RNA sequence: ACGGCGGUAGUUUAAUGGUAGAAUCUAGGACUGUGGAUCCUAUGGCGCGGGUUCGAUUCCCGCUCGCCGUC
Numbered sequence: 001a002c003g004g005c006g007g008u009a010g011u012u013u014a015a016u017g018g019u020a021g022a023a024u025c026u027a028g029g030a031c032u033g034u035g036g037a038u039c040c041u042a043u044g045g046c047g048c049g050g051g052u053u054c055g056a057u058u059c060c061c062g063c064u065c066g067c068c069g070u071c
Stems, first nucleotide, its partner, number of pairs: 001070007010024004018054001026042005047063005
C1' cells in the first nucleotide's frame, strides 16, 4: 500500500429496513434474626461524517480504530 473481518449498555453479546433485546455489573425494593442465595423494578448503548428511503444498527460512499492476510 492492497484485501478480508469486526466496532452495539461499565463488561460479554443478539437483532436479514419498521420505536435495539438478553446476561452480568450497579442502584432501589421484597424475602431473611443478619448475611448470602432467590425474586421484582430501575438506570444505562448502535465508532464518526454523508447518501438512499416514508423509515437505516441493517443498504451505499468516505473516514477512523482493532485483528488477520498478501507484497